A computed fold for a 93-nucleotide RNA from Acaryochloris sp. CRU_2_0, annotated as c-di-GMP-I riboswitch aptamer. Taxonomically the source falls in Acaryochloris (Bacteria, Cyanobacteriota, Cyanophyceae, Acaryochloridales). The coordinates come from a structure-prediction model, not an experiment, and the mean pLDDT is 82.
[in-house]
């Protein structure tokens, strides 16, 4: 110095909860405070899974432009799994 690995310290991320907050039809996301946890819980792409159903579509009803039901991702989720690529702090055993 590198690989494997993950003791300690510095630092980092933030489930969930709360909110006269912001965006969104919803799922969900952002912001603030605290902290369950995380050694790649860093970034990007792809496949799968899961959540939602505004528009479009189908069916039905009627007062004919509305209502209900069904189906649908083009909407989300990486703190659900797999995979590809690119990177990152510290250094005990």
């Nucleotide at each position: 110095u590198c690989c494997u690995c993950g003791a300690a310290a510095c630092g980092g991320c933030a489930a969930c909860u709360u909110g006269u907050c912001u965006c969104g039809a919803a799922a969900g996301a952002g912001c603030a405070a605290g902290a369950c946890g995380c050694a790649a819980a860093u970034u990007a792409g792809c496949g799968a899974g899961u959540c939602u159903a505004a528009c479009c579509c189908u069916u039905u009803g009627c007062u004919u432009g509305c209502a209900a039901a069904g189906a649908u991702a083009u909407g989300a989720u990486g703190g659900u799994c797999g995979u590809u690529a690119a990177u990152a702090c510290c250094g005990a055993a």